Predicted 3D model of a 592-nucleotide part of an RNA (large-subunit ribosomal RNA, domain I) from Prauserella muralis.

[in-house]
Context: one part of a larger RNA
């Protein structure tokens, strides 16, 4: 030095575990913000720090409920000082306080800092100082003021608004918009209107009440699901892309305007003592009539075309007042009454935000310990689950099943009440050389886009440019176009539900993980650390049932160890469960 056996050290694999994750389902909730958000900084405890809570009233203040014996959060003990059956701590609801930064908004600024004005108050002999409130910009509305410039306007000022601003995981809508890739290369094409950027909204959004489909029967707003169907189509007819009607379901809801016409306010134009004055009759009046533009009120909203105007018929809620006077009709205002609908309150009844009741076991035995084993019972609308010194229906928490709210939130119902809005002149007709029925629109042309549709015979939808109609005997569509036929009524607006998503709350489930796994993060983790910055980004779990965490003695400066003691175990000693291998020793044997 090698090999073998034995025995140690080191190391932290493996096994077991889990306060953490992952996936998914169901239910709930779904916006927050100038009444200052989201997110932070700094403070705040009797005693250093981290986390948590809170805000100079600072691990807390007040009220109302729950609860019932201990409490002063946690790492994490120790000491101190206290609170509590006059009900603390704790849990829930409502309120109060809420420094500074942050949209940040009095001005500034290198976020959490600096410096002001005004009003009132405090303090000082006075100044400095302190406190409370207020002071940004934009927009809408109202009023005032007011240039060039006469009227005006621009501009300015004041007041006012539960106006805006910023944030939010995914979902929505809109404006822009790739490439890797596929086509076995590549250019049309595809990827894909995807990723990404921007704007903007809501708890959903968007769409939505036929200028729709259909096809000779018919359907009747929109949305979503299944089917139709990988069909019809489209396509260097390559790769690929890819409907709709119909049918079956979920849900179900329809409304308001523009115009004609009437009335009225204002502006402009024009005519004016002649027309006018709601109609009829009679009487009266006398600066108003007409056209046009615009605001307001009435009217009106449809496709078996509708409406206006004129007219017939049926019917018309009541009272008071007005419309030059009287009568009738008509019309306007007010009040009551009827009816529809929204909201508030009340009542009734559910749910959520604390809780609460909740059955049934003993003995023997092994053991450190009984939940094991043995014997004999018991409950079950409860034998899901977790804990307890080892496998517990019957020990504890729970579970099945019941009960419960002062306050807040939320759903449903309601003729009980208050209040707001609509409506109570509409139905059925008739006549027509009358009027209206959404214009730089439809259509057309050029160039694009989007639809299954890549320019094709290319309709329908849509953008830009140019041109440019008609009003029901009108206009559009039914895939060029024409005829017939059929369907509809564009160029205005609103609209719940069925649908999408899950930051968040609650509960369940798992042939999901079990500390190199599972979220990056089971632990003071988006931390330490790295980077100027955008950004990148860890490692690190386990004594024991219980600290009972080794009093005392000995060696040592200490570290550490030997006794003794605790414990079932210390070869479980906080470098702590198990403790593999690499690696390093010691002893013995053999070989060299």
């Nucleotide at each position: 030095g090698g090999c073998a056996c034995a025995u140690g050290g080191u190391g932290g694999a493996u096994g077991u575990c889990u306060g953490g994750g992952c996936a998914u389902c169901a239910g709930g909730g779904g916006c927050c913000g100038a009444u200052g958000a989201a997110g932070g900084a700094c403070g705040u405890g009797g005693g250093a720090g981290g986390c948590u809570g809170c805000g100079a009233u600072a691990a807390g203040c007040c009220u109302c409920g729950g609860g019932g014996a201990g409490c002063u959060g946690u790492c994490a003990a120790c000491c101190g000082a206290g609170c509590u059956g006059u009900g603390a701590u704790c849990c829930g609801a409502g309120g109060g306080u809420g420094u500074c930064c942050g949209a940040a908004u009095g001005g500034g600024g290198u976020a959490a800092c600096c410096c002001g004005g005004c009003a009132c108050c405090c303090g000082u002999g006075a100044u400095g100082g302190g406190g409370u409130g207020u002071c940004a910009c934009c927009c809408g509305c109202g009023c005032c003021u007011g240039a060039a410039u006469g009227u005006a306007u621009a501009g300015g000022g004041c007041g006012u608004g539960u106006g805006g601003a910023g944030g939010g995981a995914a979902c929505g809508c809109g404006g822009g918009g790739a490439a890797g890739u596929g086509a076995a290369a590549c250019a049309u094409c595809u990827c894909a209107g995807u990723a990404c950027c921007c704007g903007u909204a809501g708890g959903a959004a968007g769409a939505g009440a036929a200028a729709a489909c259909a096809a000779g029967u018919g359907u009747g707003a929109u949305u979503c699901c299944g089917u139709g169907a990988g069909u019809a189509g489209u396509g260097g007819c390559g790769a690929g892309c890819g409907a709709a009607a119909g049918c079956g379901g979920a849900g179900g809801a329809g409304g308001c305007u523009a115009a004609a016409c009437c009335g009225u306010g204002c502006g402009c134009a024009u005519g004016u003592c002649a027309a006018g004055u709601u109609g009829u009759c009679a009487g009266g009046c006398g600066u108003u009539g007409u056209g046009u533009g615009u605001g307001c009120g009435g009217g009106g909203u449809u496709g078996u075309g509708g409406g206006a105007c004129c007219u017939g018929u049926c019917g018309u809620c009541u009272a008071g007042g007005g419309g030059c006077u009287g009568a009738c009709a008509c019309u306007c205002c007010u009040a009551g009454c009827g009816u529809c609908u929204g909201c508030g309150c009340g009542c009734a009844u559910g749910g959520c935000u604390a809780g609460u009741g909740g059955a049934a076991c003993a003995c023997g035995u092994u053991g450190g310990g009984a939940u094991g084993c043995g014997u004999g019972g018991c409950c079950g609308g409860a034998g899901u689950g977790g804990g307890u010194g080892a496998g517990a229906g019957u020990c504890c928490c729970g579970u099945a099943c019941g009960c419960g709210a002062a306050a807040g939130c939320u759903g449903u119902g309601u003729g009980g009440u208050g209040u707001g809005g609509g409506u109570g002149u509409g139905g059925c007709g008739g006549u027509g050389u009358u009027c209206c029925c959404g214009a730089g629109u439809a259509g057309c042309a050029g160039c694009g886009a989007g639809c299954u549709c890549g320019u094709g015979g290319a309709a329908u939808u849509u953008g830009c440019u140019g041109u440019g109609a008609a009003u029901c005997u009108g206009c559009c569509g039914g895939g060029a176009c024409c005829a017939c036929c059929c369907g509809g009524u564009a160029a205005g607006c609103c609209u719940a539900a069925a649908u999408a998503c899950u930051u968040c709350c609650u509960g369940g489930u798992g042939a999901c993980c079990g500390a190199u796994a599972g979220c990056g993060g089971a632990c003071g983790a988006g931390u330490a650390c790295c980077g100027u910055g955008a950004g990148g980004g860890a490692a690190a779990g386990a004594u024991g049932a219980a600290a009972a965490g080794u009093a005392c003695c000995c060696c040592g400066g200490g570290a550490g160890g030997g006794g003794a003691g605790u414990g079932a175990a210390a070869g479980a000693g906080u470098a702590c469960c198990u403790g593999a291998a690499a690696c390093c020793g010691u002893g013995u044997g053999c070989c060299u």
The prediction has a mean pLDDT of 81. Its Rfam family is "Bacterial large subunit ribosomal RNA".